[in-house]
RNA sequence: GGUGUAGCUCAGUGGUAGAGCAUGUGCUUAGCAUGUGCAAGGCCCUGGGUUCCAUUCCCAGUACC
Numbered sequence: 001g002g003u004g005u006a007g008c009u010c011a012g013u014g015g016u017a018g019a020g021c022a023u024g025u026g027c028u029u030a031g032c033a034u035g036u037g038c039a040a041g042g043c044c045c046u047g048g049g050u051u052c053c054a055u056u057c058c059c060a061g062u063a064c065c
Base pairs, nucleotide, nucleotide: 001065002064003063004062007021008020009019010018015052023039024038025037026036027035045061046060047059048058049057
């Protein structure tokens, strides 16, 4: 100096968060695989500050590079 967001890899430039893969399940098959639909899964690293409102801006801490 950089990076911490779903099990993993990562998006998300102030208004209660998404994708791909993985997982479960429906359809398809004699069965499996493939394909396809649906679902579950996040108090966004921790603590403060600013703000009507913070994953987002600021400070400190912490882990990793």
This is a predicted structure of a 65-nucleotide RNA (transfer RNA) from Ictidomys tridecemlineatus.
Rfam family: tRNA. It is annotated as a transfer RNA. Rfam's curators write: Transfer RNA (tRNA) molecules are approximately 80 nucleotides in length.
The same sequence occurs in records of 2 taxa.